The part of an RNA shown here (small-subunit ribosomal RNA, 3' major domain) has 477 nucleotides and comes from Oceanisphaera pacifica.
The prediction has a mean pLDDT of 84.
The source organism's lineage runs through Bacteria, Pseudomonadati, Pseudomonadota, Aeromonadales and Oceanisphaera.
Context: one part of a larger RNA
RNA sequence: UGACGGGGGCCCGCACAAGCGGUGGAGCAUGUGGUUUAAUUCGAUGCAACGCGAAGAACCUUACCUACCCUUGACAUACAGUGAAUUCGCUAGAGAUAGCUUAGUGCCUUCGGGAACACUGAUACAGGUGCUGCAUGGCUGUCGUCAGCUCGUGUCGUGAGAUGUUGGGUUAAGUCCCGUAACGAGCGCAACCCUUGUCCUUUUUUGCCAGCGAGUAAUGUCGGGAACUCAAAGGAGACUGCCGGUGAUAAACCGGAGGAAGGUGGGGACGACGUCAAGUCAUCAUGGCCCUUACGGGUAGGGCUACACACGUGCUACAAUGGCGCGUACAGAGGGCAGCCAACUUGCAAGAGUGAGCGAAUCCCAGAAAGCGCGUCGUAGUCCGGAUCGGAGUCUGCAACUCGACUCCGUGAAGUAGGAAUCGCUAGUAAUCGUGGAUCAGAAUGCCACGGUGAAUACGUUCCCGGGCCUUGUACA
Numbered sequence: 001u002g003a004c005g006g007g008g009g010c011c012c013g014c015a016c017a018a019g020c021g022g023u024g025g026a027g028c029a030u031g032u033g034g035u036u037u038a039a040u041u042c043g044a045u046g047c048a049a050c051g052c053g054a055a056g057a058a059c060c061u062u063a064c065c066u067a068c069c070c071u072u073g074a075c076a077u078a079c080a081g082u083g084a085a086u087u088c089g090c091u092a093g094a095g096a097u098a099g100c101u102u103a104g105u106g107c108c109u110u111c112g113g114g115a116a117c118a119c120u121g122a123u124a125c126a127g128g129u130g131c132u133g134c135a136u137g138g139c140u141g142u143c144g145u146c147a148g149c150u151c152g153u154g155u156c157g158u159g160a161g162a163u164g165u166u167g168g169g170u171u172a173a174g175u176c177c178c179g180u181a182a183c184g185a186g187c188g189c190a191a192c193c194c195u196u197g198u199c200c201u202u203u204u205u206u207g208c209c210a211g212c213g214a215g216u217a218a219u220g221u222c223g224g225g226a227a228c229u230c231a232a233a234g235g236a237g238a239c240u241g242c243c244g245g246u247g248a249u250a251a252a253c254c255g256g257a258g259g260a261a262g263g264u265g266g267g268g269a270c271g272a273c274g275u276c277a278a279g280u281c282a283u284c285a286u287g288g289c290c291c292u293u294a295c296g297g298g299u300a301g302g303g304c305u306a307c308a309c310a311c312g313u314g315c316u317a318c319a320a321u322g323g324c325g326c327g328u329a330c331a332g333a334g335g336g337c338a339g340c341c342a343a344c345u346u347g348c349a350a351g352a353g354u355g356a357g358c359g360a361a362u363c364c365c366a367g368a369a370a371g372c373g374c375g376u377c378g379u380a381g382u383c384c385g386g387a388u389c390g391g392a393g394u395c396u397g398c399a400a401c402u403c404g405a406c407u408c409c410g411u412g413a414a415g416u417a418g419g420a421a422u423c424g425c426u427a428g429u430a431a432u433c434g435u436g437g438a439u440c441a442g443a444a445u446g447c448c449a450c451g452g453u454g455a456a457u458a459c460g461u462u463c464c465c466g467g468g469c470c471u472u473g474u475a476c477a
Base pairs, nucleotide, nucleotide: 001477002476003474004473005472007471008470009469010468011467012466013465015461016460019425020424021423022422023421026316027315028314029313030312031311032310033309034307035306042053043052064302065301066300067299068298069297070296073125077124078123079121080120081119082118083117086103089100090099091098092097107114108113127291128290130289131288132287136285137284138280139279140278141276143274148187149186150185151184152183153182154163155162156161167178168177169176193268194267195266196265198236199235200234201233202232203231208225209224212223213222214221239262242256243255244254245253246252318418322377323376324375325374326373327372328371334365335364336363339358340357344353345352346351384415389410390409391408392407393406394405395404431453432452433451434450435449436448437447
């Protein structure tokens, strides 16, 4: 100087408390451990691994296993020779591949050849998701959006170092004020950026429809309009600016006015010096080591989907604030051409047929759902719950056996609110209800985004956890 303390003081955080809803019990989904296996590829492992890499494993992916094949190689550069490239078909085979065979002669040219591509040969080499993240770059997590981390000059100290950065107030903040052997400065904080909340100006189609006219069973449908909504572009607006009080006359705090918004208005992006030899050699790059007729490459099938069990994360429930049936209302944000697919016909349905519009403020996905109205069920393992299994189908796709999703009929398991323990959340939040998107042929209860309805509680900081500043002890560095 740090680190640590079941030392002290001050302070903060959904840290506790006060509340609301969960997890832990059930069934299923998914990840992991373990076990099994020819293989169940690899990595991630307290918080900070475990719906994680994976924004999507039937083949492919794929790195694993088995079998069959190749050896200058699937890919790059260089050399020599041959042939344009390319292409139809037959045979063997699981296929890779091998044999035979049909068509075809192109482009540039100084007529030597050249460009692109294919085959053969030889050698340099290719190739490796093989090892080492404890050799590394880059990227990322974490403490933590915590308020800290430092430097120059000066001063003090023999020195390591100290001071500044401590103190009195204050703040979300090393934020600001005052004091002060310090005076300044840098990286952080804040602001500048995006979005949302109010208003103004401009623009007026595909969006809008107040007033005027026309038309319809009905609809901005038409003429038209530029008010309103919306859409963008540019501005205005909030700064403790104003008033009162408290305070040291300061910084600031409390209350008020005006205002759409008030003291950082809400949300996001943004992560200081560093810590964990944290994570990643399997995104990529890369040192070293290793393999080179194989640890490289190709193909088919299988596996990553196994199942006594254990854990994490979720979904659906256990019902009446509910289930079911009929009717009826209101979003936002997205996506669409190898696409989204209206209307019509057909099927109980998944869907199919036919076919208009739309590269989209125009057309489509698209019915929002919870809600509201009426009816029914009457506390029952039920008209709750839907697992499991049987049958019949649909769709995608060469192909749904291992191993897809969906539909219909039947079946109708556990489950009557979950022990110890444990998680999230302070407001348009929790809870609850639907909607869209990425990936994607198909395949979400995951992920990312969107809106609808919309709470309760916070006395307080004694205690648990984490953190900041000062101080104290130490046999620790």